[in-house]
RNA sequence: CAGGCCGGUCGGGCGGCCGCUGGGCCGGGGCUGCGUGCCCCAGCCUGGAGGAAAGUCCGCGCUCCACAGGGCACGGCGCCGGGUAACACCCGGGGCGGGGCAACCUGCCGGAUCGGGCCACAGAAACAAACCGCCGGGCGCUGCGGCGUCCGGUCAGGGUGAAAAGGUGGUGUAAGAGACCACCGGCGUCCCGGGCAACCGGGACGGCCAGGUAACCCCCGCCGGGAGCAAGGCCAAGCAGGGAUGAACGGGAAACCGGGGAGGCGGCUCGUCUUCCGUGUGAGCGCUGCGGCGUCCUUGUGACGCCCAACGCUCCAUGAUCCCGGGUAGGCUGCUAGAGCCGUGCGGUAACGCACGGUCGAGAGAGAUGACCGCCGCGCAGGCGCUCGCCUGCGGCACAGAACGCGGCUUAUAGACUGGCCUGGACG
Numbered sequence: 001c002a003g004g005c006c007g008g009u010c011g012g013g014c015g016g017c018c019g020c021u022g023g024g025c026c027g028g029g030g031c032u033g034c035g036u037g038c039c040c041c042a043g044c045c046u047g048g049a050g051g052a053a054a055g056u057c058c059g060c061g062c063u064c065c066a067c068a069g070g071g072c073a074c075g076g077c078g079c080c081g082g083g084u085a086a087c088a089c090c091c092g093g094g095g096c097g098g099g100g101c102a103a104c105c106u107g108c109c110g111g112a113u114c115g116g117g118c119c120a121c122a123g124a125a126a127c128a129a130a131c132c133g134c135c136g137g138g139c140g141c142u143g144c145g146g147c148g149u150c151c152g153g154u155c156a157g158g159g160u161g162a163a164a165a166g167g168u169g170g171u172g173u174a175a176g177a178g179a180c181c182a183c184c185g186g187c188g189u190c191c192c193g194g195g196c197a198a199c200c201g202g203g204a205c206g207g208c209c210a211g212g213u214a215a216c217c218c219c220c221g222c223c224g225g226g227a228g229c230a231a232g233g234c235c236a237a238g239c240a241g242g243g244a245u246g247a248a249c250g251g252g253a254a255a256c257c258g259g260g261g262a263g264g265c266g267g268c269u270c271g272u273c274u275u276c277c278g279u280g281u282g283a284g285c286g287c288u289g290c291g292g293c294g295u296c297c298u299u300g301u302g303a304c305g306c307c308c309a310a311c312g313c314u315c316c317a318u319g320a321u322c323c324c325g326g327g328u329a330g331g332c333u334g335c336u337a338g339a340g341c342c343g344u345g346c347g348g349u350a351a352c353g354c355a356c357g358g359u360c361g362a363g364a365g366a367g368a369u370g371a372c373c374g375c376c377g378c379g380c381a382g383g384c385g386c387u388c389g390c391c392u393g394c395g396g397c398a399c400a401g402a403a404c405g406c407g408g409c410u411u412a413u414a415g416a417c418u419g420g421c422c423u424g425g426a427c428g
Base pairs, nucleotide, nucleotide: 001424002423003422004421005420006419007418008417009416010415012376013375014374015373016372018370020048021047022046023045024044025043027041028040029039030038031037034267050399054410055409057408058407059406060405061404062228063227064226065225074224075223076222077221078220079093080092081091082090083089094109095108096107097106098105099104110219111218115217116216117213118212119211131158132157133154134153135152136151137150138149139148140147141146166184167183168182169181170180171179185209186208187206188205189204190203191202192201193200194199232333233332234331235330241324242323243322244321245320249258250257251256259277260276261275262274263273264272265271266270278318279317280316282315283314284313285312286311288309289308291307292306293305294304295303296302297300340359341358342357343356344355345354346353347352377397378395379394380393381392382391383390384389
C1' cells in the first nucleotide's frame, strides 16, 4: 500500500421565528372591605423520543386474585463451569462436524441394551434379512460336462439404497461366517495421570461389534399458580336504593334587593361559592263569602241542606334538603430516583462485581415532541479548473417514534469515526 476478519462509538451541527406539551415564577381582571381563597386571561424561564422507542419472543420487578400438603396432567429447559434479581441471555471452556491460506465464521449437544412407532424411492429384506450366487443331500433326466426340481446350510461375493449387521490377512469348512487367531477401528468395565467439571492422555481386560430417528411417543433431571397499569388505590356529580327532616319570607309588576336555613372551601367572631325557603283539576275537616240552587216561615244582610271559590289545618303524591352504603361519568394517584446513568480506582482471562466521586435525562391520557427560513456539514448532477479546490442546481438527508418500569433476544438501519488482528506485495 492492497484485500480481508472481529469489536467499540456516533448516527447531522448552530441560529432565527411561529406553534404543541410537562413543570416553575411573576402579573392583570372579576367576586371582595382586604386577601395567600374561587373563576377568567396574558407574559417570562425551563424539560421534551431511540439505539432500536419496533416485534411482544424470553426473563423479572410491581399490583390484584387464588392457594393445607402431596401427586397427576400440561408446558419449557437440557455438554461443563461461571456471571446475574432472573433468563431460552452473556462470558469462558469441552466434544462432534462444515467453510476459509489465515485472522475468524458457523451447525449440533441428557437417554437409542425399558418399551412402542416410523424409516420416501429402490431393494429379497430397513433389523435379526436368502433375490441372484456358493455348498450339501433326496428324486428325475443325461450327450457323463452337467441340467431341472424339492429340502437344508451359508451373509464370503453380486445387486438395491442415504443407510445392509466392523476392516485387512490367515486358520477353518461341504461352502462359509468373530466360529477362531493376529493387527487396526469402535464399545463397555476397571485402573493411573491432568482438570472444579465437561473432558483429555495412557494402560489392562472382555469378541461385546444388532443401523438411524427422542423438533414422534416415551424415560431421566431441573423449573413453572393466574391475570395484567384498561393492574391496583383514593375522592366522587347525576340517576336508582335505604333513612331522617318537612322548622323557616318581607318589599317590588318584574329584574332584583334584604333576611333566614343547610352544605363546601378558605384566613374560620369573618368571607366566598352552591342550593333551598315548593308543587298538585288530589282526599278529608274547619272557616269565610250583600257566591249559586233548593226547602221552611218569624219575610230577614234569616235558618238549614247541597254545590262553587279563596284561605287554614291534617293526610297523600311528587319535589326539595340532609344522612347512609355501593358506585357510573369525571378527577387524583400508581408515574417515573431506578437491578439508573457517567467517570476513576481495584478484583476477575472475560461476562461481571466492589469502592469512591459526580449527575437527574419526557411523563401525555385520543395521547405533545411539529412547520418554515438562514449558515455549515453530507450525498448526487453539471461547469470552471485539473497538485487540488471553486461555483451553480437538486435532495427533510438511514431505519424509525415513548405510554408502568427494567434485563435480554430478534428484526430494520444511509453514512461517519475508531481499536485490534490476518494474508499478500514494496521499501529500509